[in-house]
The RNA shown here (SAM riboswitch aptamer (S box leader)) has 123 nucleotides and comes from a Nitriliruptoraceae bacterium. It matches the Rfam family "SAM riboswitch aptamer (S box leader)". From the family's description: The SAM riboswitch is found upstream of a number of genes which code for proteins involved in methionine or cysteine biosynthesis in Gram-positive bacteria.
């Protein structure tokens, strides 16, 4: 850096170094921050996406058992790759969809979508 799939209303912070910002991005709101903001570093933690373990189902190899391997259910457990550790992706606007009033304009809702993060697959 492009495309997919899935998750986002849980949960978990101390200390050093730094010195004015943070909460992607564009506007508004609100909030964090010299009682020390991004960034990095040390150490803890926290969740369970990948990964283990084991269980049922099911599909394949196999004459059939046994086994092994693929996909799913469940439960468990943290060795290993990641992430994460204010506040729903902080809450709204702009645009799209739905919806529900309206002849239309246009207005109302909405665990919607578009953006955004993080995780696996595949380029």
């Nucleotide at each position: 850096u492009g495309c997919u799939c899935a998750u986002c209303c849980a949960g978990a912070g101390a200390g050093g170094u730094g010195g004015a910002g943070g909460g992607c991005u564009c506007g508004g709101g609100c909030c964090c921050g010299u009682c020390g903001a991004a960034a990095c570093c040390u150490c803890g933690g926290c969740a369970a996406c990948c990964u283990c373990c084991g269980u049922c189902g099911u599909g394949a190899c196999c004459u059939g058992a046994a086994g092994u391997c693929g996909c799913g259910u469940c439960g468990g457990g943290a060795u290993g790759g990641u992430g994460c550790c204010a506040a729903a992706c902080c809450c709204g606007g702009a645009c799209c969809c739905g919806u529900c009033g309206g002849a239309a304009a246009c207005g109302u809702c909405g665990u919607g979508g578009u953006c955004g993060a993080u995780g696996a697959g595949c380029g």